The RNA shown here (c-di-GMP-I-GGC riboswitch aptamer) has 82 nucleotides and comes from a Bacillota bacterium. It was read from a public genome assembly, where an Rfam model found it. Lineage of the source: Bacteria > Bacillati > Bacillota. The prediction has a mean pLDDT of 88.
[in-house]
RNA sequence: CUUGAAGGGCAAACCUGCCGAAAGGCGGGGACGCAAAACUAUGGGUCUAAAGCUUUAUGCUAUGAUUGCCAGGUUACCAGAA
Numbered sequence: 001c002u003u004g005a006a007g008g009g010c011a012a013a014c015c016u017g018c019c020g021a022a023a024g025g026c027g028g029g030g031a032c033g034c035a036a037a038a039c040u041a042u043g044g045g046u047c048u049a050a051a052g053c054u055u056u057a058u059g060c061u062a063u064g065a066u067u068g069c070c071a072g073g074u075u076a077c078c079a080g081a082a
Stems, first nucleotide, its partner, number of pairs: 002080003009034002014029006032068001038074003042071003045066003051061003054057001
């Protein structure tokens, strides 16, 4: 540098307990996948809208959420090939 779920590791949907206004998060069960599905909300995207705003609406706004959406930054295990 490249390939690979064999060792070792993580764990989507779904079920379940708790937290949250929600999106969603954490624990347990469970595996669709993952060779950074490790860490980081820095840039873009996406989701939510309690509070605030307002034209009172199928409205707007992140200060909320997402790194298993993409990019950037940081660090790194095993086996094979070169």